[in-house]
A computed fold for a 346-nucleotide part of an RNA from a metagenome, annotated as small-subunit ribosomal RNA, central domain. The full RNA is in RNAcentral, with records from SILVA. The prediction has a mean pLDDT of 89.
Context: one part of a larger RNA
């Protein structure tokens, strides 16, 4: 470079916003850059190909033609792409009304449970396990009752439920705020899609400073188990888990399935809205599940939420190991992250 791929064999970026770029709806006018046609010039010779000739033939050689797919100039064509102008509404957006939800941020409040403290009742055990022991307890534990305090998480409802770009989001209330959907018109008039670099967000865990610390609990200690037991089990328990601010930037960040648009048969649930009908159904839009086809697939399976049929753009893959390592560079307080080889070997 060409071709082929990316659910599970190597391969979809964790997610969004968006710059350059690439691609882009309908009708019309002009133009002629791309495009197409004609003509002229040039495209050295040799070489190559075709015809003919000549050394007895061939190689070699001579001669004529073709080719030289290109470049330049010029004359035209105007469908398509481009450019410039005009018009349009179906893509996109805005507006109006209605509506949905654990969407986000902040503040306040609540009850159950747990632990602790104080007081009371009360007496010898409690706790724990496969069985035990460490541990707690006559300085009165465990249990029960009352009061108080603290921190964290929100039972039931709860669901193949809902919302969010992803990560994720669940007690109740209030304030602020983002988004989607539907209905009917109206408005703008292609304003669109994708998106290298970039920017923002990004579970858990970790880091910095300051708080907080009930429960749980890496590390650690002890008790068991065992041949041993740096474990599984038990008793404790520090970081952490929680809050504020600032970093880190990774996950099986998964639907292991990039985004957008168009098209393609049937059955059955469910969430939200709108309508018909008049209480039992039914139509439609947007989501979210299950099942069967055509088709696809190596198969498993996918199947209008495609992995089917097409289009545009981005990302990524090219045997296993070495290795997501080394070196260099960038980022980070660090931990480390990003980019990312080769020798060698099978």
């Nucleotide at each position: 470079u060409u071709g082929g791929g990316u659910u599970u064999a190597a391969a979809g970026g964790g997610u969004g916003c968006g710059u350059a770029g690439g691609c882009g709806g309908u009708c019309u006018u002009a133009u002629a850059a791309g495009u197409c046609a004609g003509u002229g010039g040039u495209g050295a010779a040799a070489u190559u190909c075709u015809g003919u000739g000549a050394c007895u033939c061939a190689a070699c050689c001579a001669u004529a033609g073709a080719a030289g797919u290109g470049c330049c100039a010029u004359u035209g064509a105007a469908a398509c792409u481009g450019u410039a102008g005009g018009a349009c509404u179906u893509g996109a957006a805005u507006u109006u009304a209605u509506u949905u939800g654990a969407g986000g941020u902040a503040u306040g409040c609540g009850g159950a449970a747990u632990g602790u403290g104080u007081a009371a009742u009360g007496u010898a055990g409690c706790g724990g396990u496969g069985a035990a022991a460490u541990g707690c307890u006559u300085a009165g534990a465990u249990a029960u009752u009352a009061c108080a305090c603290a921190g964290a998480a929100c039972a039931c409802c709860g669901a193949u439920u809902g919302c969010g770009a992803a990560g994720g989001c669940a007690g109740c209330a209030u304030a602020c705020u983002a988004a989607g959907a539907u209905a009917c018109g109206a408005u703008u008039g292609a304003c669109g899609c994708u998106g290298a670099u970039g920017c923002a967000c990004g579970a858990a865990g970790g880091c910095g400073u300051g708080g907080g610390u009930a429960g749980c609990g890496a590390a650690c200690a002890g008790g068991a188990u065992u041949a041993g037991a740096u474990a599984c089990c038990c008793u404790g328990g520090u970081a952490g888990u929680c809050c504020a601010c600032g970093c880190c930037g990774u996950a099986a960040a998964c639907g292991a399935u990039g985004a957008u648009c168009a098209c393609u048969g049937g059955u059955u649930g469910u969430a939200u809205g709108c309508g018909a009908c008049a209480u039992a159904u039914u139509g439609u839009a947007u989501g979210u599940g299950a099942c069967c086809g055509a088709g696809g697939g190596a198969a498993a399976c996918c199947a209008u939420u495609a992995a089917g049929u097409g289009a545009u753009c981005c990302a990524c893959c090219u045997g296993g190991g070495g290795a997501g390592u080394a070196c260099g560079c960038c980022c980070g307080c660090a931990a480390g992250g990003g980019u990312g080889a080769a020798a060698c070997u099978c």